[in-house]
Predicted 3D model of a 73-nucleotide RNA (transfer RNA) from an Oscillospiraceae bacterium. It matches the Rfam family "tRNA". The organism belongs to Oscillospiraceae, within Bacteria.
RNA sequence: GCUGGUGUGGCUCAGUCGGUAGAGCAGCUGAUUCGUAAUCAGCAGGUCACCGGUUCAAGUCCGGUCACCAGCU
Repeated sequence: GCUGGUGUGGCUCAGUCGGUAGAGCAGCUGAUUCGUAAUCAGCAGGUCACCGGUUCAAGUCCGGUCACCAGCU
């Protein structure tokens, strides 16, 4: 330099044919317990890496940039 992949709550990951974002773990509160853990109930937490475009509507489609990973030279 070229090609491909990945980027979504604190972490690990879903998200179908574009229809307005979810799970597990972690965190907080409450119940239970002599107390802790476990268990149960609830709560909070995300401008979907960034910029632009298409669309009534974009995590999803298109273009560019950045970061990381792999391969080729």